RNA sequence: CCGUGCUAGGCGGGGAGCUCGUGGUGCCCUGCACCCUCAAUCCACGUACGGGGGGCUGAACUCCUGCCCGAGGCUCGGGUCGCCGCCAGUCGGCCUCGUGCACGGUGCCGACGGUCGGGUCCUGCGCAACGGAACCCCGCGAACCGAGUCAGGUCCGGAAGGAAGCAGCUCUCAGCGGAACGUCCCGUGUGCCGCAGGCACGCCUGACCUGAGCCGUGUCGGGAUACCGGCGGGUGGCGCUCCCGAGUCGACGGCGGGUGCACGG
Numbered sequence: 001c002c003g004u005g006c007u008a009g010g011c012g013g014g015g016a017g018c019u020c021g022u023g024g025u026g027c028c029c030u031g032c033a034c035c036c037u038c039a040a041u042c043c044a045c046g047u048a049c050g051g052g053g054g055g056c057u058g059a060a061c062u063c064c065u066g067c068c069c070g071a072g073g074c075u076c077g078g079g080u081c082g083c084c085g086c087c088a089g090u091c092g093g094c095c096u097c098g099u100g101c102a103c104g105g106u107g108c109c110g111a112c113g114g115u116c117g118g119g120u121c122c123u124g125c126g127c128a129a130c131g132g133a134a135c136c137c138c139g140c141g142a143a144c145c146g147a148g149u150c151a152g153g154u155c156c157g158g159a160a161g162g163a164a165g166c167a168g169c170u171c172u173c174a175g176c177g178g179a180a181c182g183u184c185c186c187g188u189g190u191g192c193c194g195c196a197g198g199c200a201c202g203c204c205u206g207a208c209c210u211g212a213g214c215c216g217u218g219u220c221g222g223g224a225u226a227c228c229g230g231c232g233g234g235u236g237g238c239g240c241u242c243c244c245g246a247g248u249c250g251a252c253g254g255c256g257g258g259u260g261c262a263c264g265g
Stems, first nucleotide, its partner, number of pairs: 001265006009057003012030004020046005034054005063258006072249008081239007089231005095223004100219007113209008121198006127191002129188004134183002137178004146171004154163003
């Protein structure tokens, strides 16, 4: 150096999270990498690269290791964006003032104002209306257990006479029906009504006095800033949308170094 057979090792790795810590299941990255089974009120372990069973490969492209690159993750700081809070500012609206200005309406057929009264609202009573019930009125109305009269028949009596009493007829109870008025009671989303009281002091309206304003819209100027809205600023919090910087871990990939045993030639 070649061949044959083996062994260590390998058949994915990493980040955050969980954990006292390590690995795994679950999430994410890388990119393709044996199979079955177990695991978040977790599973295995204690300097650990999961536990159990099976399979393949095997000393190098593949195993171990140093450096570089750097997907991606995490932490911190700054900026940006979004939301929320606070502070002060500014502009506008709303509000208010002017005997401002313009336009319109209304007013000597009487504005504003004043005095007296009424209505509108509420309560009570009365009256009326409506409804209901009772009474009054009319009619019907009791097989027996209501009344009167009781034919016939029954009973007592020697008789005279007497007693109870069905049907019928008449009347009525309970009840049923009717009804126009009338009496009384109760009620009301009732009233061009009356009386009394109250609230309100606004609106409408009547009479009288007085005698020229009153109302609306727009605009201008001032005030006030309680409330609402716009604008930009400062400040704090949250989100983690994006960007920048620092730190840290780091897959894939690149370059280098290292690692056996037995037999035969």